[in-house]
Context: one part of a larger RNA
Molecule: large-subunit ribosomal RNA, domain V
Organism: Planctomycetota bacterium
RNA sequence: CCCGCGGUUAGACGGAAAGACCCCGUGAACCUUUACUGUAGGCAGAUAUUGGGCUGAGUUAUGUUUUGUGUAGGAUAGGUGGGAGACUUUGAUCCCGGCACGCCAGUGUCGGGGGAGUCGUCCUUGAAAUACCACCCUGAAUAUGAUUUAGUUCUAACUCUGACCCUUGAAUCAGGGCAGAGGACAGUUUCUGUUGGGCAGUUUGACUGGGGCGGUCUCCUCCCAAAGAGUAACGGAGGAGUACAAAGGUACACUCAGCCUGGUUGGCAAUCAGGCGUCGAGCGCAAAGGUAGAAGUGUGCUUAACUGCGAGACUCAUCAGUCGAGCAGAUACGAAAGUAGGUCUUAGUGAUCCUGUGGUUCCGAAUGGAAGGGCCAUAGCUCAUCAGAUAAAAGGUACUCCGGGGAUAACAGGCUUAUCGCAUCCGAGCGUCCAUAGCGGCGAUGCGGUUUGGCACCUCGAUGUCGGCUCAUCACAUCCUGGGGGUGAAGAAGCUCCCAAGGGUUUGGCUGUUCGCCAAUGAAAGUGGUACGUGAGCUGGGUUCAGACCGUCGUGAGACAGGUCGGUCCCUAUCUGCCGUGGG
Numbered sequence: 001c002c003c004g005c006g007g008u009u010a011g012a013c014g015g016a017a018a019g020a021c022c023c024c025g026u027g028a029a030c031c032u033u034u035a036c037u038g039u040a041g042g043c044a045g046a047u048a049u050u051g052g053g054c055u056g057a058g059u060u061a062u063g064u065u066u067u068g069u070g071u072a073g074g075a076u077a078g079g080u081g082g083g084a085g086a087c088u089u090u091g092a093u094c095c096c097g098g099c100a101c102g103c104c105a106g107u108g109u110c111g112g113g114g115g116a117g118u119c120g121u122c123c124u125u126g127a128a129a130u131a132c133c134a135c136c137c138u139g140a141a142u143a144u145g146a147u148u149u150a151g152u153u154c155u156a157a158c159u160c161u162g163a164c165c166c167u168u169g170a171a172u173c174a175g176g177g178c179a180g181a182g183g184a185c186a187g188u189u190u191c192u193g194u195u196g197g198g199c200a201g202u203u204u205g206a207c208u209g210g211g212g213c214g215g216u217c218u219c220c221u222c223c224c225a226a227a228g229a230g231u232a233a234c235g236g237a238g239g240a241g242u243a244c245a246a247a248g249g250u251a252c253a254c255u256c257a258g259c260c261u262g263g264u265u266g267g268c269a270a271u272c273a274g275g276c277g278u279c280g281a282g283c284g285c286a287a288a289g290g291u292a293g294a295a296g297u298g299u300g301c302u303u304a305a306c307u308g309c310g311a312g313a314c315u316c317a318u319c320a321g322u323c324g325a326g327c328a329g330a331u332a333c334g335a336a337a338g339u340a341g342g343u344c345u346u347a348g349u350g351a352u353c354c355u356g357u358g359g360u361u362c363c364g365a366a367u368g369g370a371a372g373g374g375c376c377a378u379a380g381c382u383c384a385u386c387a388g389a390u391a392a393a394a395g396g397u398a399c400u401c402c403g404g405g406g407a408u409a410a411c412a413g414g415c416u417u418a419u420c421g422c423a424u425c426c427g428a429g430c431g432u433c434c435a436u437a438g439c440g441g442c443g444a445u446g447c448g449g450u451u452u453g454g455c456a457c458c459u460c461g462a463u464g465u466c467g468g469c470u471c472a473u474c475a476c477a478u479c480c481u482g483g484g485g486g487u488g489a490a491g492a493a494g495c496u497c498c499c500a501a502g503g504g505u506u507u508g509g510c511u512g513u514u515c516g517c518c519a520a521u522g523a524a525a526g527u528g529g530u531a532c533g534u535g536a537g538c539u540g541g542g543u544u545c546a547g548a549c550c551g552u553c554g555u556g557a558g559a560c561a562g563g564u565c566g567g568u569c570c571c572u573a574u575c576u577g578c579c580g581u582g583g584g
Base pairs, nucleotide, nucleotide: 001584002583003582004581005580006579007578008577010576011575012574014571015570022405023404024403025402027401028400029397030396031395032394035202036201037200038199039198041195042194043193044192045191046190048188049187051154052153053152054151055150056149057148058147059146060145061144062143063142064141065140066139068137069105078136079135080134081133082132085119086118087117094113095112096111097110098109099108100107101106158182159181160180161179162178164177165176166175167174205217206216207215214234218240219239220238221237222236223235241386242284243343244342248302249301250300251299252298253297254296256280258276259275260274261273262272282291283290285348287346288345289344306329307328308327309326312323313322314321318387331340332339333338354380355379356378357377358376359375360374362373363372412459413457414455415454416453418452420448421447422446423445424444425443429439430438466541467539468538469537471533472530473529474528475527476526479504480503481502482499483498484497485496486495487494506520507519508518509517510516547565548564549563550562551560552559553558
């Protein structure tokens, strides 16, 4: 050097299983509920099956009898028309009694007495006699018919019962008969309303230095923004979701804030007078730009806060957004020239569908119309997740599942080193005196990569996670042992610094603990790295599946770096490494 054999598991991010944790998917499934929309079922009503009487209440039609008071006026005049006579022994005026109405004046009617007259045309009135007749209105009474409703009753639908009879021979089923009970109810059909996680289908946003919680989502102003425009972040600051009939148009006029001086109450500051006053005021509201030769402040007259357009530009993926001379019509102000298509400017907002309203010379299913539609104008959305998925929608899953992701978290590694540990510099001060024996304010500069973090770079078709056991190995910023310097080192014992990693660095109690506390030894009971060394070496007490209990939270399904009891740890070693051994 080559080839074996026997061992051991440190590595081959070993094997096994397209990670179960985490995130994503306009994925799924179950479960919950005061999510949405339905629905079985329940309840109620109507309807058909479903019929007959009686009573009460109501509505309506017809007939009869009645009712009707403003004031003036004999007096309780409903309206209109005809009308000069009408009623009366078939018993008038009048008297008595009862009933009804009533505005308490009377009217109507019934019974009795009585025995021959009573009323009208005349006066007051818008209208003249209920003297007489007819029609009609208002309210009432009554009769009949129709109808609605409530109660009650009947029996014949319908239902139930029978130890009875028949078909029928066995039959409790069915049909028929008989008898009884109930009864137009119940049951059933159709429709409507209501209830309805019992059941079903679904929804339950995105951004995000992982996700959740929080915050945000459209528009305006400033900075960032790098002197054209534009420009991101969960960067730094603020605003809007309108207001105004004048705060618009036009013609004309004026100048503010502040300060000084003077002046009754009056003061630092009210109104008044004089002076200085380039803009510091004001401009409805945020900010920026602008503005005194007005856009600010007033007065007069007014409605251009118009209709039909629009050359040409800015901006711009699209859709949108912005400016605009000029032309035609009609108008306001101004002597005129002219100005005026809202407001100093930039926020004050919402596509399409659907629907309403007004207009219209358009279409009109054979024709004429209409219905309906089109076109023009306009209205209805915190569609605010603001380019708006539907008219209409919340949660749980540790019982979970699928597809993916190291595009994205938890372990470990990597980068960084704020934090952490260690060192150095400076020297205010302490140390009786004396900065530096020993300390060292405020600061400065490094090193390390053991803490807590930040980032999200390998790994989610898997890199097993705390502690213990076993076995270790390295660094030195040294715990002991060794050698030295300084000392505020008398000696002894210390303190501090330098050199030094050869060797060593304990056993128990409690707790799953690392740690820590306690006890006893010892020369000492070191600090760290090694995937917080080591699970294809062991364990499995903790954490972190499925069961269950408590507390708290939640309507609930369930949840909880809250507690508690229980809970499957697989691999026969191919290669490398290491240990032992053999052959050439």